[in-house]
Context: one part of a larger RNA
Molecule: large-subunit ribosomal RNA, domain I
Organism: bioreactor metagenome
RNA sequence: AGCAUACGGCGGAUGCCUAGGCGCAAUGGGCCGAUGAAGGACGUGGUAAGCUGCGAAAAGUCACGGUGAGCCGCAAGCAGGCAUAGACCCGUGAAUAUCCGAAUGGGGCAACCCGGCGGGGCAAACCCCCGUCACUGUAUGAUGAAUACAUAGUCAUACAGAGGGCACCCGGGGAACUGAAACAUCUUAGUACCCGGAGGAAAAGAAAUCAAACGAGAUUCCCCCAGUAGCGGCGAGCGAACAGGGAAGAGCCUAAACCAUCCGUCUUCGGACGGAUGGGGUUGCGGGACUCUCAUCAUGUACCGAUAUUCUUAGCCGAAGCCGGCUGGAAAGCCGCGUCACAGAAGGUAACAAUCCUGUAGGCGAAAAGAAAAUUGGUGCGGAGAGGAUCCCAAGUACCGCGGGACACGUGGAACCCCGUGGGAAUCAGGGAGGACCACCUUCCAAGGCUAAACACCCGUUGCGACCGAUAGAGAACAAGUACCGUGAGGGAAAGGUGAAAAGCACCCCGGGAGGGGAGUGAAAAAGCACCUGAAACCGUAUGCUU
Repeated sequence: AGCAUACGGCGGAUGCCUAGGCGCAAUGGGCCGAUGAAGGACGUGGUAAGCUGCGAAAAGUCACGGUGAGCCGCAAGCAGGCAUAGACCCGUGAAUAUCCGAAUGGGGCAACCCGGCGGGGCAAACCCCCGUCACUGUAUGAUGAAUACAUAGUCAUACAGAGGGCACCCGGGGAACUGAAACAUCUUAGUACCCGGAGGAAAAGAAAUCAAACGAGAUUCCCCCAGUAGCGGCGAGCGAACAGGGAAGAGCCUAAACCAUCCGUCUUCGGACGGAUGGGGUUGCGGGACUCUCAUCAUGUACCGAUAUUCUUAGCCGAAGCCGGCUGGAAAGCCGCGUCACAGAAGGUAACAAUCCUGUAGGCGAAAAGAAAAUUGGUGCGGAGAGGAUCCCAAGUACCGCGGGACACGUGGAACCCCGUGGGAAUCAGGGAGGACCACCUUCCAAGGCUAAACACCCGUUGCGACCGAUAGAGAACAAGUACCGUGAGGGAAAGGUGAAAAGCACCCCGGGAGGGGAGUGAAAAAGCACCUGAAACCGUAUGCUU
């Protein structure tokens, strides 16, 4: 030195555990902000570094309600307090809420600096305290230049806006890597990303829709149709619709014709035209105006208010073994004898508990705030028929040429829809569509607007899991988006387990200490805070063998 055996050290695998995650379902909720948000800085405790809470009224103040014996957060100790005259805790409402931040008196290198005006403190200056002072838009009023009227401008008042929001939604812009085994059309993809905007949802939406010779009857979402019909350097790939089955279900208001009033312009003083307001009217088995006739307060609906009731935000009641014996440190285990069950779900308790605790089944409950809401009050809106002469029925629109986009559809025979540009209709004997186009037929009525629910996402609550169990599961079971790294955008960890209970080793010995040996606690200390189990690598000690 190697190997072997034994005993240790180091190390932290494995097993067991779970305080944390992941996913699914059901159900409920969904915007915040100049009354200063989201997010922060700095403070705040007797002692106080971190986290949490809170804001100079600072781990808190007040009121109301719940609860009922302990309490002064995580988190011990010391010191000192509070509490059945109801503390602590929980819920609702209120008060306070420094400074920064849209940040808004001015400035600024965020959390700082410096002001004006009014009021207050000090005898007074300085200083301090309270309030107020940004900009834009809209409306109204006042004032008012060059320049006479006026206008611009200026000022005041009121209201609104500004900023934030994980994901979801709508709109305006909009890639490339990639795939095509290269690459250009194409694909990736209208994706990522940027910008604008809205809401608890958004968007869409009451047929100028489909269909096909039968019919349907707004929109949205799901299943299917169907990887079909198609599109496609007919490559790679892209990829419908109708019909059918479901969820939900809801329909309305303007413009015009016509009438009335008012105003303005023109006037041949007859009126004409234009505008505003009110009435009227809203449709495709065409509708309405117009003329005539009938009906008219009953029912429906929207908004505002009230309220029964229900629900949410705290809670409460809730059956039955303090049974005997045995083992054990400990009984919930085993043996024996009982009990309850609309409750034998689950968790905890010194090992495995229906009957010990929390609960469970089943019931009950709100002073306050919020939600829904039958019912009810008020206000607004809302009728029918006949006639068929005349009038109206959304214009630089429809449509066409050219150039694009979007439609599953790449220009194709390319309809339908949208945009740019040039041209440019008709009013029911009218007009659009049915995938070029024409005829017939069928169907619908554009060029104005609104509209709940079913659908997306996030969060709360409850339940569940052939989901994970500390190199897993979230990055994070622990001071985690922390420490740390980076100028910055940004990147981003490691780190769980004594024991049933600290009972966390008084005292003695060795030692400077660390550490150890006794003693003691404990079931166990080979559980001693470097703590469950404690593998391997690695390092030793002893013995044997070999060299």